[in-house]
RNA sequence: UACCCCCGCGUGGGAGAGACCGCCCGGUGGUGUGGGCGGCGCCGAAGGGGCAGCUUCCUCCCCGGAACCUCUCAGGCAGAAGGACCUCGCGGGAUGG
Numbered sequence: 001u002a003c004c005c006c007c008g009c010g011u012g013g014g015a016g017a018g019a020c021c022g023c024c025c026g027g028u029g030g031u032g033u034g035g036g037c038g039g040c041g042c043c044g045a046a047g048g049g050g051c052a053g054c055u056u057c058c059u060c061c062c063c064g065g066a067a068c069c070u071c072u073c074a075g076g077c078a079g080a081a082g083g084a085c086c087u088c089g090c091g092g093g094a095u096g097g
Stems, first nucleotide, its partner, number of pairs: 001096001005093006012086002018040001020039006041077003047073001048071003054064001
């Protein structure tokens, strides 16, 4: 003292799926909006679980073994919040010189 890489922070973008049904509470002249409980339906891109090639001198077993794939535990299904991932910036680390 770097590009790439890892971590953190900020910034912009960021999908999907019932503003479903019933009851209760608050509020209102009344309806809607808000919250709670129950029911069925649905989504996958927080997190979590699962697995292939591979891991060998040969075979078998074991350990390890990825994802936006898959499961839907969690989370979500108007808005808000959240949101993998990407852009840009800053700080730190590591490797190399």
A computed fold for a 97-nucleotide RNA from Micromonospora okii, annotated as Glycine riboswitch aptamer.
It matches the Rfam family "Glycine riboswitch aptamer". About the family: This family represents the bacterial glycine riboswitch.
Its mean pLDDT, the model's own confidence on a scale to 100, is 78.
NCBI's taxonomy places the organism under Bacteria, Bacillati, Actinomycetota, Micromonosporales, Micromonospora.